[in-house]
RNA sequence: GGCCCUGUAGCUCAUUGGUUAGUGCACUGGUCUCAUAAACCAGUGAUAGUGAGUUCAAACCUCACCAGGGCCU
Numbered sequence: 001g002g003c004c005c006u007g008u009a010g011c012u013c014a015u016u017g018g019u020u021a022g023u024g025c026a027c028u029g030g031u032c033u034c035a036u037a038a039a040c041c042a043g044u045g046a047u048a049g050u051g052a053g054u055u056c057a058a059a060c061c062u063c064a065c066c067a068g069g070g071c072c073u
Base pairs, nucleotide, nucleotide: 001072002071003070004069005068006067007066010025011024013022018056027043028042029041030040031039049065050064051063052062053061
């Protein structure tokens, strides 16, 4: 220098153009217990890496950039 992959909640991952963006863990409150843990119930939390474009409508399609990883020379 070229090519490919990834970027969504504190963490790990879903979500094949349209519904309120969800799961597990974690966290908070409660029940239970002498107490803790476990279990059970309820709840908080991300407008999706940044920007632009296409579309009636974008986490999803296109382009540029940023960050991380891999391959080639």
Transfer RNA from Mesembrinibis cayennensis, 73 nucleotides, folded computationally.
NCBI's taxonomy places the organism under Eukaryota, Sarcopterygii, Amniota, Aves, Mesembrinibis.
The coordinates come from a structure-prediction model, not an experiment, and the mean pLDDT is 82.
RNAcentral holds the sequence, with entries from Rfam.
It matches the Rfam family "tRNA". The family's RNA type in Rfam is transfer RNA.